[in-house]
Molecule: small-subunit ribosomal RNA
Organism: uncultured bacterium
């Protein structure tokens, strides 16, 4: 794009077409083929003359008669029922299409010629008599013809032996002047008919060529088969049939067989070539219930004829009969599905007839159906308050939307009324003219007039009236593909043509609003072509994606060198015939347009006939030598076959020497060995294979070929000449060769070695490893016929830049070398290629031939066939299933791949954890609740830097319904509050007292009410913000350029160097950004400035003592600003960057130490419970207030810590030295009391001024290795402090008690210098504190690092990959 369509929703009108694709299933009922009286005998029925009779109204009715007339049932006869109409079952050729042909027939029609004379005997109807239920039928008798049969004639016809022979007919109707008449007519004439015959036309039969579906898993078929001679038969050729003779005929150019199918013009599609199809219309064929057969006839083997058989249906009196819708309607059935038991012969056509006419379900019309095509309409203009309503919203508005309403118009269609066609011309009748004729008649032709004929249908069309009145749906809106939002739902319900959508914010499901498309239709389904170059003729491929046979030889076939002549098959060209009409196309015309109808043209690419051309291809016939081959002379070689020979090695046997192991492995064991192994020496046996040479060396078609020698033998190459003269190439079938394994028969068997046995390994180990070991491996003969039989690359020929090896010939040269062949390699140019690659040994450019491919799996399977002894090989499907499978390359990630490098990563060290007790967090369990979150590293002394109440989010119980904040509106009140008091656990509820201002407008306050709130409820997988981690690792990118079809690459790689993508050099890259570094803070040195509360050298005063005081600003210090460090200098190495050097100088030396600072990104990492926020949810509760409880539970498990286990220690006494930070509801000196926690008094200090004994350390004493003078848990008692309140559930003090624990299994953590270890101090939170936590501060102060093999993590380069959610992959 299309359809004979169907289904869903919807539906106003008209025109034109179309309408059982399925059951060639079965059919009730009606109709569809009759007609002719001008062929005939007739007359049952109807009508009318005529005749007779009756009634009588005297011109009407009735009865009888009457073939005389119009006509006519049945019958004889003629013509037609072979057309028209239906259907597509069968049929692969007896068909169809196109083009030819000769041996034929043809009713009616037409042309020409001739004839149409004279006889005969029957038979239906009918009558009579029978049979039968019926259908039907029997006997006897009568009768006619255009029925039937002879005779005569025979131009022409047919047959012929060329002498001859054979065979015909029918009349009917109209008219008529003369003549004749038996009055019937004869006769004449016209028309029709009849017989014979010649042509034509039409129709039909027959033959040939070409074309016409699939299957080779159908390869051979054929006996009247193929041909001949002679007959028969036919309208006609012919094995069509028969007798005889011969043995042929068809087939790989697909016979035979199987399956499927009506063919064509055309139709649909397509640019075309093609592909699909064969409804309607037209041509042909075939069929008519199924099968068979003939008769009649011009024509049939006959749809509405006959006979026989069969199935089915119906009638029956059971004896017997009838039937054939694939005609038109219609019924049942089948089916997704296809119409009225209509009208008319008015027109067109057909049959019969002289005609009038009759018949005609052909046909013309109407009915039904949106089935298709075409046309029309459902209104037009104006109309902003942009109405209402709906929907959305950022709440401002937007949109529906000029849409509606309103106002002004129009009237197609529809309704009503009126008018009103064309389709009709013939024939008939009358007149005139002409023809025919003896004729003014009949008949025929023309013309004029006239009458009559319409199913559709009062239809098309026209006019008028009223009135917007009667008329819009369907699909879609994620992309393809035009058109977007809200709500509902929550991987459900559902959608879906492909991709895919839906798991709580769905433009994809459902609904709505809006929009888009088409429109009386719109969608869906089915089917065909296209896109699909996806079977490739036009127009594809085959190294790696599917695809080169394992390799030669060679048949058919295909294709084939140079040059003449000829031919004309191919080829080109002119003409002729045909290629039906319709259709398509072009151009006119007719319906108002269009669809539709119609005139003309073009086209029909084809086939046939004929004339011409001769370049090319082919045929025939000459010639040639460049292809190919032969001869001559050489050359190289693991080419093949066969016979013989050789040495090394393994094993075995014999003998000698000799003693305890050998062998084997990652380590072992099985095994061998004291019966003497292994080792070693000598001798012997036997089989197999041939080290070194050995080489991207050689040979061969491939498989393949490797010691040496002989014999036989194939091929190749080179050189120069001679000969043949296209002999050449490829090659379907065919046949030959063909590794290894395997099979058969017979040998042989040293080593090796499937199977098998044993030992190991392992979770297992039917394996890898070890010890043995049978077939086999070897030989002869015969099979098998396959391999990653690979260059994954068929063969032949020609052409197309180079460079460089190597094998083997030739030419030339003094030599170096140069050159020319044939092989075999590497790198590259153009080109090709999807790329990788290939590139004269092509995968380039071309020609010829062959094989093969057409998504993956199923499957190289099944069945069948062929081959084989078998194993199996060859050929080789389908059902079903998937939406991919595959190739090459790219980025990453990954690897029990490689290289380089780094890190407390390992190693070297120090100290821990894991064992104990306790603290704390988590899991689990428990509970009314034990609120919630965090869960490998990157959760677990985490959120929490302070859970007794509060906090608090949880639970139980008791209350409230807007508490707190804020605003507005309305109403009411004069309160609110304070004090006292009652109930209560409190919240709360109640009682009493007291209680505003005013300019009277109100102000203020409270209460009630409405809106407005509130939620630590859910979603961190809707989010912002913040944070962890890889990782302070050195990376992550961009612009322009260049390379690549592209993904992408380059830069960023390479060589060095660095802590560093830090820098340098090189470089198709050049630059740049975020990171690194630096800039910032702190610390270490110095300088300047300043000098209180800090400091005190010098001067002075004073104290038991003290910067206490005057004074000073030098020093320390404080806090502002500067300086300083940059590989700057020196030496060495290096192109450079840089590195090295207890270098110099310096407080500090190579980023000086520490901190802050965290690239692009990863983990849907964490957090909705800090906060914010979308959506959802609750609203007398999931909100809020209060009391009490819980978050502190406890068989258990884990993490992080504290204290210890002691003598480097504990205890007692004495002595010394910090830094940082904090403080008024605070820090608290000092005094007094208390053993103490602390209490009571009470100075100073809002702080460089006041407040705090630093501890380890050091000195002295004691303890003497014990569960202790270690250790301090637990428990009892007594207290202190905070606080409304220490029961659950605080800390601290004192007295008493005195548990485990004696250095910790497997495993595991931290740390590289002021670090680890150890010692104390401070702060935040905070009433107090479960702090042994967190964060800071200083004191004392080590050990070790050979090094990068290994473990872990990371970076760069490279390699492989079937991963890309990325190895926790697949």
């Nucleotide at each position: 794009a299309g359809u004979g369509a169907a289904c869903g929703c919807u539906g106003g009108c008209g025109g034109u077409a179309g309408g059982c694709c399925u059951a060639a299933c079965a059919c009730a009922u009606g109709c569809a083929a009759g007609u002719c009286g001008a062929a005939c005998g007739g007359c049952a029925g109807c009508a009318c003359a005529g005749g007779a009779g009756a009634g009588c109204u005297u011109g009407c009715u009735c009865u009888c008669u009457g073939g005389g007339u119009g006509g006519c049932g049945a019958g004889u006869g003629g013509c037609g029922g072979a057309c028209g109409g239906g259907u597509g079952a069968g049929g692969a050729a007896u068909a169809c299409a196109u083009c030819g042909g000769a041996a034929u027939c043809u009713a009616c029609u037409u042309u020409g010629u001739c004839g149409u004379g004279g006889g005969g005997g029957a038979u239906a109807a009918c009558g009579c008599a029978g049979g039968g239920a019926a259908a039907c039928u029997u006997g006897c008798g009568c009768u006619a013809a255009u029925a039937c049969c002879g005779c005569a004639u025979a131009c022409g016809a047919c047959c012929u032996a060329c002498g001859g022979g054979u065979g015909a007919a029918a009349g009917c109707a109209g008219g008529g002047g003369a003549u004749c008449u038996u009055c019937g007519g004869a006769c004449c004439u016209u028309g029709c008919g009849c017989g014979a015959u010649u042509g034509a036309a039409u129709g039909a039969g027959c033959c040939g060529a070409u074309g016409u579906c699939g299957g080779a898993u159908u390869a051979g078929c054929u006996a009247g088969u193929u041909g001949g001679c002679g007959g028969g038969g036919u309208a006609a050729a012919g094995g069509c049939c028969c007798a005889c003779c011969a043995a042929g005929g068809c087939g790989a150019c697909g016979a035979u067989c199987c399956g499927u199918a009506g063919c064509u013009g055309g139709u649909c599609u397509g640019a075309g070539a093609g592909g699909a199809u064969g409804a309607u219309c037209a041509g042909c064929c075939a069929c008519a219930c199924u099968g068979g057969a003939a008769c009649u006839g011009a024509g049939a083997c006959a749809c509405g004829g006959u006979c026989c058989a069969g199935a089915c249906u119906c009638c029956u009196a059971c004896g017997g009969g009838a039937g054939g819708c694939a005609g038109c309607a219609g019924u049942g059935g089948g089916g997704a599905a296809u119409a009225u038991u209509g009208g008319a012969c008015a027109a067109u056509g057909g049959g019969c007839g002289c005609a009038a006419g009759c018949c005609u379900g052909a046909u013309c019309c109407a009915g039904c159906c949106a089935u298709a095509c075409c046309g029309c309409g459902u209104g037009g203009g104006u109309g902003a308050a942009g109405a209402a309503g709906g929907c959305c919203u950022u709440c401002g508005g937007g949109u529906u939307g000029u849409a509606a309403a309103g106002c002004c118009c129009u009237u197609u269609u529809g309704u009503u009324g009126g008018g009103a066609a064309a389709g009709a011309a013939a024939a008939g009748c009358a007149g005139c003219c002409g023809g025919u004729u003896a004729a003014u008649a009949c008949c025929c032709g023309g013309u004029u007039g006239u009458u009559c004929u319409g199913a559709c249908g009062g239809u098309a069309c026209c006019c008028a009236a009223a009135g917007a009145a009667u008329a819009a749906g369907c699909a879609c809106c994620g992309g393809c593909u035009a058109a977007c939002u809200u709500c509902g739902u929550g991987c459900c319900a559902g959608c879906a043509g492909c991709c895919g959508c839906g798991g709580u914010a769905a433009u994809a499901c459902g609904a709505a609003g809006g929009g888009u498309g088409c429109a009386a239709g719109c969608g869906u389904u089915a089917c065909u072509c296209g896109g699909a170059a996806u079977u490739a003729c036009u127009g594809g491929g085959c190294g790696u994606a599917a695809a080169g046979c394992g390799u030669g030889c060679g048949u058919a076939g295909g294709a084939g060198g140079u040059u003449g002549a000829u031919u004309a098959a191919g080829u080109c060209u002119g003409u002729c015939g045909u290629g039906a009409a319709a259709g398509c196309c072009c151009u006119g015309g007719g319906c108002u347009c269009a669809a539709c109808c119609u005139g003309g043209g073009a086209a029909u690419u084809g086939c046939g006939a004929u004339g011409g051309a001769a370049a090319c291809u082919g045929g025939u016939u000459g010639a040639c030598u460049a292809g190919a081959g032969u001869g001559u002379g050489g050359c190289a070689g693991a080419g093949g076959g066969u016979a013989g020979u050789g040495g090394a090695a393994u094993u075995c046997c014999u003998g000698g020497u000799g003693u305890a192991g050998c062998a084997g492995u990652g380590a072992a064991a099985u095994g061998c060995g004291u019966a003497g192994a292994g080792a070693u020496c000598a001798g012997g046996a036997g089989g197999a294979a041939c080290a070194u040479c050995c080489g991207u060396g050689g040979c061969g078609a491939a498989g393949g070929c490797g010691a040496c020698u002989g014999c036989c033998u194939g091929g190749g190459c080179c050189a120069a000449c001679a000969c043949u003269g296209a002999c050449a190439c490829u090659g379907a079938g065919g046949g030959a060769c063909g590794a290894a394994a395997g099979c058969g028969u017979g040998g042989g068997u040293a080593g090796c070695g499937a199977a098998c046995a044993g030992g190991a390994u392992u979770a297992g180990a039917u394996a890898c490893c070890c010890u043995g070991g049978u077939a086999g491996u070897c030989c002869a003969c015969g099979c098998c016929g396959u391999a990653a039989a690979c260059g994954a690359u068929g063969g032949a020929u020609a052409c197309u830049a180079g460079c460089u090896g190597u094998u083997u010939g030739g030419a030339u040269u003094u030599a170096g070398g140069u050159u020319u062949g044939a092989g075999u390699g590497g790198c590259u140019a153009a080109g090709c290629g999807a790329a990788a690659g290939u590139g004269a040994u092509a995968a380039g450019u071309a020609u010829c031939c062959c094989a093969c491919c057409u998504g993956g799996g199923g499957a190289g399977u099944a069945c069948g066939u062929u081959c084989g002894c078998a194993a199996g090989a060859a050929u080789g499907a389908a059902a079903c299933u998937c939406a991919a499978a595959g190739g090459a390359a790219u980025u990453g990630a990954c690897g029990g791949g490689g290289g380089c490098c780094c890190g407390c990563a390992c190693a070297a060290g120090c100290g821990g954890u894991g064992g104990a007790g306790c603290a704390u967090g988590u899991g689990g369990u428990u509970u009314a609740a034990u609120u919630c979150g965090a869960u490998g590293a990157u959760a677990c002394g985490c959120g929490a830097g302070g859970a007794a109440c509060c906090u608090u989010a949880c639970c139980a119980g008791g209350g409230c319904u807007u508490a707190a904040a804020u605003g507005u509106g309305u109403u009411u009140u004069g309160a609110c509050g304070u004090u006292a008091u009652u109930g209560g656990a409190a919240a709360c509820a109640g009682u009493a007292a007291u209680u505003u201002c005013u300019u009277c407008g109100g102000a203020c306050a409270a209460a009630a009410u409405a809106c407005a709130a509130g939620g630590u409820g859910c979603u961190g997988c809707a989010u912002g913000g913040u944070u962890g981690u890889c990782g302070u690792c050195a990376g992550c990118u961009c612009g322009u350029g260049c390379c690549g079809u592209g993904a992408g690459g380059u830069g960023u790689c390479a060589g060095g160097u660095u802590a560093a993508g830090u820098c340098c050099u090189a470089u198709a890259a050049c630059g740049a950004g975020c990171g690194c570094a630096a800039c910032c803070c702190u610390u270490g040195u110095c300088c300047u400035u300043a000098g209180u509360u800090a400091c005190c050298a010098g001067c002075a005063c004073g104290u038991u003592a003290u910067g206490g005081u005057g004074g000073g600003c030098a020093c320390u210090c404080u806090a502002a600003g500067g300086a300083g460090a940059c590989u700057g200098c020196c030496g060495g190495u290096g192109u450079a960057a840089a590195c090295c050097g207890c270098g110099a100088g310096g407080a500090a030396g190579g980023u000086g130490g520490g901190g802050a600072u965290g690239a692009c990104g990863u983990c849907a990492a964490a957090u909705c419970a800090u906060c914010a926020c979308g959506g959802c949810c609750c609203u007398u509760a999931c909100g809020u207030c209060c009391u009490g409880g819980g978050c502190c539970a406890c068989a258990c498990a884990c993490g992080u810590g504290c204290u210890a286990c002691a003598a480097u220690g504990g205890c007692c006494g004495g002595u010394a030295c910090a830094g940082a930070g904090a403080g008024c509801a605070g820090c608290c000196a000092c005094u007094u009391g208390g053993c103490g926690a602390c209490a009571a008094g009470g100075a100073g200090c809002g702080a460089a001024u006041c407040u705090a004994c630093a501890a380890a350390a050091c000195c002295g004493g004691u303890c003497a290795c014990a569960g202790u003078u270690c250790g301090g848990a637990u428990c009892g008692g007594a207290g202190u402090c905070u606080g409304c309140a220490a029961c659950u559930c605080g800390a601290c003090u004192c007295c008493g008690u005195g548990a485990a624990g004696c250095u910790g299994g497997a495993a595991u953590c931290g740390c590289u210098a002021g670090u680890a270890a150890u010692c104390g101090g401070a702060u935040a939170u905070c009433a107090g504190c479960c702090a042994u936590g967190a964060u800071c501060c200083g004191g004392u102060g080590a050990a070790u690092a050979c090094g990068u093999u290994c473990c872990c993590g990371g970076g760069c380069c490279u390699u492989g990959c079937a991963c890309u959610c990325a190895c926790c992959g697949c």